[in-house]
Record summary:
c-di-GMP-I riboswitch aptamer from a Steroidobacteraceae bacterium, 85 nucleotides, folded computationally.
RNA sequence: AGGUGCUAGGGGCAAACUUGUCGAAAGACGAGGACGCAAAGCCACCGGUCUACGGGAUCACUCCUACGACAGCGGGGUUGCCACA
Numbered sequence: 001a002g003g004u005g006c007u008a009g010g011g012g013c014a015a016a017c018u019u020g021u022c023g024a025a026a027g028a029c030g031a032g033g034a035c036g037c038a039a040a041g042c043c044a045c046c047g048g049u050c051u052a053c054g055g056g057a058u059c060a061c062u063c064c065u066a067c068g069a070c071a072g073c074g075g076g077g078u079u080g081c082c083a084c085a
Base pairs, nucleotide, nucleotide: 003084004083005082012037013036017032018031019030020029021028022027035072041078042077043076045075046074047073048070049069050068054065055064056063057062
């Protein structure tokens, strides 16, 4: 450097839920809280999923649509602690 994550030590993150704020919503952020995670660190490039303010269609019901969102859906990119079966 690369590989691997059995073992060990030091640790890290934080689902659901509760609550506050922002948002049309999905969702995000703060606090509490832990389901779990060896990248559950970061990035919307690819696939997928969610929402539909706005726009389009419809007599109506409603349907379509991302410029919005999800990195804890998968792939990919990139950075990192420790250890060595």

Of the family's consensus pairs, 95% are formed in the model.